Small-subunit ribosomal RNA from an uncultured prokaryote, 1508 nucleotides, folded computationally.
Its mean pLDDT, the model's own confidence on a scale to 100, is 82.
RNA sequence: GGAUUAGGCAUGCAAGUCGAACGAGAAAGCUUCCUUCGGGAAGUGAUUAAAGUGGCGAAAGGGUGAGUAAUGUAUGGAUGACUUACCCUCGAGACGGGGACAACAGCUCGAAAGGGCUGCUAAUACCCGAUAGUUCCUGUUGCCCAAGGGCUUCAGGAUAAAUGGUGCUUCCGCUUUGGGAGAAGUCGAUGGCCUAUCAGCUUGUUGGUGGGGUAAUGGCCCACCAAGGCGUAGACGGGUAGCCGGACUGAGAGGUUGACCGGCCUCACUGGGACUGAGACACUGCCCAGACUCCUACGGGAGGCUGCAGUCGAGAAUCAUCCGCAAUGGGCGAAAGCCUGACGGUGCGACGCCGCGUGUAGGAAGAAGGCCCUCGGGUUGUAAACUACUGUCACACGUUAUGACUGGAGUUAAUAGCUCCAGUCCUGACAAAAGCGUGGAAGGAAGUCACGGCUAACUUCGUGCCAGCAGCCGCGGUAAUACGAAGGUGGCAAACGUUGCUCGAAAUUACUGGGCAUAAAGCGCGCGUAGGUGGCGCGGCAAGCGGGGAAUGAAAUCCCAGGGCUCACCCCUGGAACUGUUCCCCGAACUGCCGUGCUUGAGGAUGGGAGGGGAGAGUGGAAUUCCUGGUGUAGCGGUGAAAUGCGUAGAUAUCAGGAGGAACACCCGUGGCGAAGGCGACUCUCUAUCUCGUUUCUGACGCUGAGGUGCGAAAGCUAGGGUAGCGAACGGGAUUAGAUACCCCGGUAGUCCUAGCCGUAAACGAUGAGUACUAGGUAGGGGGAGUUCUGACACUUUCCCUGCUGGAGCUAAUGUUUUAAGUACUCCGCCUGGGGAGUAUGGUCGCAAGGCUAAAACUCAAAGAAAUUGACGGGGGCCUGCACAAGCGGUGGAGCAUGUGGUUUAAUUCGAAGCAACGCGAAGAACCUUACCCAGACUUGACAUGUAGGGAUUAACCUUCUGAAAGGAAGGGAUUGCCUUCGGGUGUAACCUACACAGGUGUUGCAUGGCUGUCGUCAGCUCGUGUCGUGAGAUGUCGGGUUAAGUCCCUCAACGAGCGAAACCCUUAUCUUUAGUUGCCAGCGGGUCAUGCCGGGGACUCUAGAGAGACUGCCGUUGUGAAAACGGAGGAAGGUGGGGACGACGUCAAGUCAUCAUGGCCUUUAUGUCCGGGGCUACACACGUGCUACAAUGGCUGGUACAAAGGGAAGCGAAACCGCGAGGUCAAGCAAAACCCACAAAGCCGACCCCAGUUCGGAUUGGAGGCUGCAAUUCGCCCGCAUGAAGUCGGAAUCGCUAGUAAUCGCGGAUCGGCUACGCCGCGGUGAAUAUGUUCCUGAGCCUUGUACACACCGCCCGUCAAGCCACGAAAGUUGACAGUACCUUAAGUCGUGUACCUAACUCGAACCUUCGGGAACGGGAGGGCGGCGCCCACGGUAAGGUCGAUGAUUGGGACUAAGUCGUAACAAGGUAGCCGUAGGGGAACCUGUGGCUGGAUCACCUCCUUU
Repeated sequence: GGAUUAGGCAUGCAAGUCGAACGAGAAAGCUUCCUUCGGGAAGUGAUUAAAGUGGCGAAAGGGUGAGUAAUGUAUGGAUGACUUACCCUCGAGACGGGGACAACAGCUCGAAAGGGCUGCUAAUACCCGAUAGUUCCUGUUGCCCAAGGGCUUCAGGAUAAAUGGUGCUUCCGCUUUGGGAGAAGUCGAUGGCCUAUCAGCUUGUUGGUGGGGUAAUGGCCCACCAAGGCGUAGACGGGUAGCCGGACUGAGAGGUUGACCGGCCUCACUGGGACUGAGACACUGCCCAGACUCCUACGGGAGGCUGCAGUCGAGAAUCAUCCGCAAUGGGCGAAAGCCUGACGGUGCGACGCCGCGUGUAGGAAGAAGGCCCUCGGGUUGUAAACUACUGUCACACGUUAUGACUGGAGUUAAUAGCUCCAGUCCUGACAAAAGCGUGGAAGGAAGUCACGGCUAACUUCGUGCCAGCAGCCGCGGUAAUACGAAGGUGGCAAACGUUGCUCGAAAUUACUGGGCAUAAAGCGCGCGUAGGUGGCGCGGCAAGCGGGGAAUGAAAUCCCAGGGCUCACCCCUGGAACUGUUCCCCGAACUGCCGUGCUUGAGGAUGGGAGGGGAGAGUGGAAUUCCUGGUGUAGCGGUGAAAUGCGUAGAUAUCAGGAGGAACACCCGUGGCGAAGGCGACUCUCUAUCUCGUUUCUGACGCUGAGGUGCGAAAGCUAGGGUAGCGAACGGGAUUAGAUACCCCGGUAGUCCUAGCCGUAAACGAUGAGUACUAGGUAGGGGGAGUUCUGACACUUUCCCUGCUGGAGCUAAUGUUUUAAGUACUCCGCCUGGGGAGUAUGGUCGCAAGGCUAAAACUCAAAGAAAUUGACGGGGGCCUGCACAAGCGGUGGAGCAUGUGGUUUAAUUCGAAGCAACGCGAAGAACCUUACCCAGACUUGACAUGUAGGGAUUAACCUUCUGAAAGGAAGGGAUUGCCUUCGGGUGUAACCUACACAGGUGUUGCAUGGCUGUCGUCAGCUCGUGUCGUGAGAUGUCGGGUUAAGUCCCUCAACGAGCGAAACCCUUAUCUUUAGUUGCCAGCGGGUCAUGCCGGGGACUCUAGAGAGACUGCCGUUGUGAAAACGGAGGAAGGUGGGGACGACGUCAAGUCAUCAUGGCCUUUAUGUCCGGGGCUACACACGUGCUACAAUGGCUGGUACAAAGGGAAGCGAAACCGCGAGGUCAAGCAAAACCCACAAAGCCGACCCCAGUUCGGAUUGGAGGCUGCAAUUCGCCCGCAUGAAGUCGGAAUCGCUAGUAAUCGCGGAUCGGCUACGCCGCGGUGAAUAUGUUCCUGAGCCUUGUACACACCGCCCGUCAAGCCACGAAAGUUGACAGUACCUUAAGUCGUGUACCUAACUCGAACCUUCGGGAACGGGAGGGCGGCGCCCACGGUAAGGUCGAUGAUUGGGACUAAGUCGUAACAAGGUAGCCGUAGGGGAACCUGUGGCUGGAUCACCUCCUUU
C1' cells in the first nucleotide's frame, strides 16, 4: 500500500439490543405415566428460538474528496438572538379514568414483492380529566444593566406524569424547574490560489415599517414604502482547489505540499423532497423523478461497496472474498451477555525506515586458469586450495514467560479519574510467533551500477559517422580509456540503476537579496486625480512602536532529558517550543492623529534683463522657373564615357519688362529659447516662460504620480485651395550576365495654406522626475556686487545656463565624474535566455493605413555586451622591393627541341598541380634501367637468419639435347676434413627436403621520421624580472631621427637577454712577406731559323701559405654637442667594396611511403622472382620552357689576336698518314701548373653579297657514308651531296634585368658504351642604356582604424522559390460540454385553502338500557383522514443568445532538415555608409521618396587639451 474511472459491481459480512415495558408462545432432546403399540398426556427444555407491540440505539463508529474560493477552514471573539436525549446535581411531584392497534384467527387478491376486509387483545404504546411551580404568556413594583439580560413584587391565564419494572429492602425508570458537564446552531473580524485578453455588477437587489417562520438573529420569506448597495485596497465573471495541525526542502527568509495520524467540512447511484427524532433533511431509513443492472406468469416488482474483503474495467501503478472479539472502545441490557470488517492480530508486496547474516584467523609453490605484455614479466592475489577455529541467521528437537481483567474503602458533583486494602475462581485470536536450551554443519545465503571531463575508477579485442552511446559538453569516418565484449578497477550493498515529482544549488523573481548609457529593461514629452511620501518648534492623544502581565495557541509531530523493547527503527513519561492571536496596565523618543505657532521649502508682490518661445496680420530683397520683347547663332545640356532630352518653328548665352510659388544666404557660434516635438528675413499686435536684485506678503500651500487628459518630426488620410523648385510611383536613356537599382533626361501624388484625423521615429544623452551632499582647471552665454581715478580695460567675487578636461568614487569593460553612470532619500515606469513575436487571438481606438494592450504550441544551446590578439578591407599614414615608371632585350606569331594536359593504347608505369607542377624527380628510357603490357617459367624463393633431417658426391666445373631466353632434362671426369681395427664411424661447406620466414616501386605523405619547397635574406620572432590591467593581454618591440636591417642614437615603466640582421667562414679586387716546380725570364752567360731551349735567377707575372688593408678612422657641413647623412682628403678598394655559403618563430594537414627509414592494413604457386618481345618515343588538339631565325650592327669567305675554368687510365690521345667530312690507321706523351682534350668565339684586317623569301632562314625529305653498342626497325648521334618549308619582328596579354649587370660571344664539366644536351651546372671575352621619382599595378614590413571574420574574405551571411517533416493561426460549416435568461409543463412534498365523502377516545342534543355508579343507538361539533384547489418546485420541453472545446475542403505565415535553384541585401567606406519611422514599387534579398539617428569610414576646418 487504488494517487487514474466520485467507473460498474457477483458473493459474504459491516447495527443491533432489551422478557427486569407488553401480549401470545413453539420444536428437538430428557424424565414420568398411559397405550389399540400407530402413538398420546404431563413435566422439563423455557427467564428459550423466530415473529410482533414498546424503549433506547441506528445522526456514532467506518469510507471518500466529487462539489465548494466561501453557506467552508484556521486564529481569536460574540450569542443581552439560541437548543441540548443519555450523564451529574439542587428542588417539586406521579391522582382519577378511557378507547384502540399489531401480533393472532378467519376469509380473500397477487407469479412475486406485497397487501385488503372482518374479528380478539396487552403495555413504560395512545387519549381525557385533576393538581402544581414567576416554568411559560399578559399586565405590573423596585434595583442593577450592554439590545430580547439578571434579581425582585403582585394579579389573571396556560401546561405534567408510568407508581411502571424487579419476590422484599434497595435500585432502576417517569413528569416538572433551576444549575453543571459535554455537544450542537448562529453571527461578525482577520489570514490563506491564478486570471483585467473578466470593469462594471445588483431588483429581494440595499434599507425601513408590519407580519410570517425558526430552538434562535436576519429579505430567511411576504405586503407596503424609499432608491439604495458593492467595486481598481479588484466587485461581477472565468479557471483551479476540500481547509488546518502538520510534511518535504532550505543557514534563514521562503518555496512546494495536505498520503499516513489528528481536528473541521463535504458527499453517499444522479436530482428534488420532507417524515421521525434531543439531534438528520439521514452511507447499509422513507417518497418522487432519471440513468443503469437484475427478476417477471409482461400485469408488475427489486437494487445502490466513496464500510471490510473481493471482481471487472481503465491504468505506469497499489494486497487476503484471512483469524478473533482475548485486549482497547462503542450500542443495548440491572446483569449474565449479545452485537461490533471499529479494533486487536496474522497474511501478501524490498514500498519505506532500522538491525543482522552470507564467516574468522593463518596461508607464497605468489599454483592452475583468465587478461595484458616491451616476452623479461605484470595482474587477478592471501584471493583460492590447504590448516586451525567460531556458530549469529536459517534448520531440527525440547522447554518457559508476558499481553489478564476481581471486590471493597477513601477522595470527588460523580458509577469519571486517582490512591489504599484484601483476594488468586474463570477467560489468549495472535501462537508452528517470541525467549531459553540442545544438536549437527562453513555447510543453505551477493548483487547492481559505473570507469572521456564534471566524477571515485583503464587496458585489449571487435566495429569503422555503420552498429550504437549520450544528464551537459560531446563520442563513432581503421590504432575509440566515450559504441559492443572481455579482463581489471571504483562506488553502493539486500539492494543497485533508471524514470517521474518537489525543494536546494538559483542573488536566474532579489522581503532578507538583483537590475534598466552600450548586455533584457526609462513611458516621446507635459499637466494632473487616487495613492505613496514629506521642513522647524510647542502642547495633547496613544493607532503604529517599546516594556510588563493574563488568556489562548487541542493532542500527535519537531527539539531536549529520562525510561521500555538485547541495539536501533519504534514506543512511553516529563520539559521546552508552537516565532501566532486577543485582552489589560505602563511609556512617549520616533512615525501617525488633533491643536497651535515659525520661515529656510514652495508661491505671490515690486524693480531690471535676455532670447530663432508661441499665435495672428502685414512687408521685403536675392535666386530658380515660366511668359513677352530685343540682341545673337548652332549648338545646348548631361556623364566615368554616353545617350534619351532641348534647339534653325531660333535653343543655350545675354538685356529689359512681367507673373507666380516656396525658402529666408552672409550674420551662424559644441551660441540662444522651449517640457518634448521643435524654433532663424523684417515690422506690428496678442501671449507664455526663464533669470538677477532689493525689500515685503502667505505660511508647508511641497515632491512624485497608477488610471485620466493635453501636446507630439516626417510620412500618410479626408475636404477645399495652391503648385516655382524638388520629387515616391511612372516613362525613357545608360550601366550590367541580368539591373524591377545606383548615374542621366522627364515627371504625378506629395512637399505649401485652411479645417479635421493619425499618434508613430535611432521621438537618443539609447541615461524618468525631485531634493541634498561630494577635489579642481578652463572656455562660452545672461545678470548682480566690489577694487581702481570718471570711463574703457583689467582684477576679485556671486547667481543661472551651455561645453571641454580631470582626481576620488562607481562600472564587466568602454567609460562617467557638481549637467554623475558617485553618496543617500522619495515616487513612478520597465526587465527576467535566443527564436517563434511585438506575431496570433480577444478587446479597444482609427475613414483607412494602422496604433495600444499582448500570448502559446514548437524549436535552439546558445543569443548578447565590452575589451584583447590576430587576419582581412574595392580604410588611412609611413617605408621598401626590377613593384611601377625610365630603359635594354625577350615570350605570346614561325619551324624545331623538350615537359605537361587531353586523346589513344594490351601498355602508353608512377609521382609533381596557381605563384611555390609543366628542359620538374630524370647529372642522360634502343636491351638493361623499368616500376607498365603480352607471352613463357620458378615457389623457402633473386636476397637474410635460424631450427630439424639428409648430405662426400649430387655442389662448383665441363659437355650434350630442347627452348626466344629463362628454365627444364641428361651425361662426364677431377678435387674434397678428422679418426680408423680399412669393415666403417663421426662432423661439416655447398647442396637437397621440411618449417619459421623472406619478398612487395602494393595502400595510407590526412598515422610518421628524415629531407625539401614557399612566404623570404623579408626584419622580424620571443624570454626573464619589473610595472599596468579583474582578465585575455599590454609594456619592453611604441614615439622622434637614422639604417640594407628591431642597424644605431635620443626620449620613455621599463631594465636586461635570446633566436634572427650584422660579424665570424669561402671567393674576388691591392700590397707585403715566405717559398720557387711542372710556372716566370728583368739582369748575366750559352745556344737556335725560331722557341726559358740551356746555365742560372726570385726581380716581375703567376702559384699558395702567412700577414697587412677599410674602421665613417680623418677633415668640413648638416644634425639634438647624438646616431647618422652629405661632401672631401688619402687610398687598389669608401661607407655591408663585388659575389657565395649561411634561411629566426612560424605558415601552407605544401611535397615526398617511388631515395631512405617506419606504424597500421593488404598480398604469399603471387601484388614476389626470372626471362623474350613490346611500351614509357603513340597524335585531330591545347599550354609551359627553350633553341634557331626572319637578316646588312648581317651572311659568306681569306688572313690574324687575346681567355678562364675544367676533365683525362676500360681514359685523354699529340704528331704523321688516309678520307671533302664524320672518321679511320698507327702511335709519342700524360695518373697531369709538365702530356692531351684545345684551333676559343665574337673581335680586328681584307674581299663578295645589295634588301630579295635573298649568298637570309634552315625545317622537311631523298641518296651516299661514319661511330657507339650483343643489337640502332619500332627508337641513337654525326658527316657529304641534293632538297630548301614556315618565317619579313609577331593580337590581347606577359617575362627578365640597375654594372662588369643586361645583351652578346664562345669554352668546359657531370650523367654517359652511344645519344635526343637546343637542357642543367660552371668559365671567361666584348660590354651598354636608364632610374625625374613613388600617383598608379603587385608583393612585403611597421603604426593606426573598422569588423557580425577566427577553417580567419577562397571568411561570414540574407530573402524568395523547390522538397520533406512538425506544431500553430484563419476558414463555409459540422459537432459537443458548461453556466445562465425568458416562457411552458409539473412528480413527490411542506405550507395554505376548502370539503357535499370517511372518522374509536373530547364535546353537544340524546331515543333507549341500567345493578342507579353509569352505559349508549342516532344526529351534530371540534380534531383528523382520503380526495380537490392554490403558491413554490426537481426532472423535462421551447426560443434566442453566451463561454469553452473537438473537427473541417482549403489557406497563412513559422520552426527544423551535410552537400537543390536564383541572386548578393548586411558585416571593411561591404564596393550606392548603415539603421529607425512612414509611403509607394519590385522574383527575392531589397529599391526609391521624406524626416530623423551615429550605433558611419576617410579627408579638411573649427573648438578643446598638454607643453615650451